[in-house]
Small-subunit ribosomal RNA, 3' major domain from Picea mariana, 476 nucleotides, folded computationally. Its Rfam family is "Bacterial small subunit ribosomal RNA". The prediction has a mean pLDDT of 81. Taxonomically the source falls in Picea (Eukaryota, Acrogymnospermae, Pinopsida, Conifers I). RNAcentral holds the full RNA, with entries from SILVA.
Context: one part of a larger RNA
RNA sequence: UGACGGGGGCCCGCACAAGCGGUGGAGCAUGUGGUUCAAUUCGAUGCAAAGCGAAGAACCUUACCAGAUCUUGACAUGUCGUGAAUCCUCUCGAAAGAGAGGAAUGACUUUGGGAAUGCAUACAUAGGUGGUGCAUGGCUAUCAUCAUCUCAUGUCGUAAGGUGUUGGGUUAAGUCCCGCAAUGAGCGCAACCCUCGUGUUUAGUUGCCAUCAUUGAGUUUGGAACCCUGAACAGAUUGUCGAUGAUAAGCUGGAGGAAGGUGAGGAUGAUGUCAAGUCAUCAUGCCCCUUACGCCCUAGGAGACACACAUGCUACAAUGAUCGAGACAAAGGGUCGCAACCCCGCGAGGGAAAGAUAACCUCAAAAACCUAGCCUCAGUUCAGAUUGUAGGCUACAACUCACCUGCAUGAAGCCGGAAUCGCUAGUAAUCAUUGGGCAGCCAUACGGCAGUGAAUCCAUUCCCGGGCCUUGUACA
Numbered sequence: 001u002g003a004c005g006g007g008g009g010c011c012c013g014c015a016c017a018a019g020c021g022g023u024g025g026a027g028c029a030u031g032u033g034g035u036u037c038a039a040u041u042c043g044a045u046g047c048a049a050a051g052c053g054a055a056g057a058a059c060c061u062u063a064c065c066a067g068a069u070c071u072u073g074a075c076a077u078g079u080c081g082u083g084a085a086u087c088c089u090c091u092c093g094a095a096a097g098a099g100a101g102g103a104a105u106g107a108c109u110u111u112g113g114g115a116a117u118g119c120a121u122a123c124a125u126a127g128g129u130g131g132u133g134c135a136u137g138g139c140u141a142u143c144a145u146c147a148u149c150u151c152a153u154g155u156c157g158u159a160a161g162g163u164g165u166u167g168g169g170u171u172a173a174g175u176c177c178c179g180c181a182a183u184g185a186g187c188g189c190a191a192c193c194c195u196c197g198u199g200u201u202u203a204g205u206u207g208c209c210a211u212c213a214u215u216g217a218g219u220u221u222g223g224a225a226c227c228c229u230g231a232a233c234a235g236a237u238u239g240u241c242g243a244u245g246a247u248a249a250g251c252u253g254g255a256g257g258a259a260g261g262u263g264a265g266g267a268u269g270a271u272g273u274c275a276a277g278u279c280a281u282c283a284u285g286c287c288c289c290u291u292a293c294g295c296c297c298u299a300g301g302a303g304a305c306a307c308a309c310a311u312g313c314u315a316c317a318a319u320g321a322u323c324g325a326g327a328c329a330a331a332g333g334g335u336c337g338c339a340a341c342c343c344c345g346c347g348a349g350g351g352a353a354a355g356a357u358a359a360c361c362u363c364a365a366a367a368a369c370c371u372a373g374c375c376u377c378a379g380u381u382c383a384g385a386u387u388g389u390a391g392g393c394u395a396c397a398a399c400u401c402a403c404c405u406g407c408a409u410g411a412a413g414c415c416g417g418a419a420u421c422g423c424u425a426g427u428a429a430u431c432a433u434u435g436g437g438c439a440g441c442c443a444u445a446c447g448g449c450a451g452u453g454a455a456u457c458c459a460u461u462c463c464c465g466g467g468c469c470u471u472g473u474a475c476a
Stems, first nucleotide, its partner, number of pairs: 001476002003473003007470007015460001019423005026314008034305002042053002064300001066298002070294001073125001077124003081119003086103007108113001127289002130287003136283002138278003143272001149186005154163003167178003193266004198234007208223002240254003244250001303442001316416001320375001322373001324371001326369001332363003338355001342351003382413001387408006429452002433448003
């Protein structure tokens, strides 16, 4: 000087407390461990691995396994030879591939040939998701959006180092004020950026409609007020008033205001820590394989199943289930696609087909909600696992191993031990909706979006994590 202490002081955080809802019990989904297996490819392992890489494993993907092939190779460059490229048929085969037969001859040319492309030869070399993340770059997690981490000059100390950065206040903040052997500065903080919230101006089509006429329909005519959309500005700075404070920084209450003291959310992540993670995104040193650890194909596997863990979904019901009728969104996607209306089907779906390259057409029905009926506390008209059967769709193909529908079946489960998690406001909870990759989909996942919409915060004693000062130390 650090680190540590079941030392001290001060302070903060959904850290506790106060609340609300969960997990842990049940069934199922997904991931992991373990076990099994020809293979169950690989990585990730406290917080910071485990619905993670994977924004989508039937083939492909695919890296694994079995079998069957190839060896200048599936891919790249160069040298030599040959044939235009190419197309069709047959045989063997699971396919890859192997063999055989046939049809043909283009474009540019200085008529020498060259370009592009196929085949063959041999060699330089290709290739490797093989090893090492403890050789590395790059990227990333974490402490932590915590408030710190440093430097120059000066000065103190023999030196390691100190000071500045400590002290008194204050702040979300090393934020600011005052003091001070310090004076200044840098990376961080804050602000500048994006979205939302208010208004003005401008622009009105596909969006809007007050007057007004009309229709199947804001359809037509008309309008630019409103809504909305795009752009440009304005607006919030403790500006103003009172109390308080050291006359400061600030803090507290009020006014005005759409918004008030960081307005809400996002992006933004200092010096460093963990030899943290990744050689399987990519790049790369070294090592290793080279008729194989490379490449191609068919089938299988990654989907196994005594069990253990993690994250979720659905429930256990009456604040409910079911069946009629009725209402109100936002944000997205669409030509390899979205598909109205109509017809067929109980339905999944099928047929035919208008429209829109989209504020125009379409996906599209919002659902919780309101209202009428029924069920009356039961393992039930709760719950829906499992199983049988009949169908549909995508795809070359749905057995291993997809999704959806009808009928039948109707398991556990009556609120969950010890323990443990999230959340402070348009939040939790609850309700639907949409997108990505994608033929299809194992999504209950992930990323958005709007609807309804709470409770509680006395206080910092204690638990956990962190910051500053101080103290002790058989630690470095």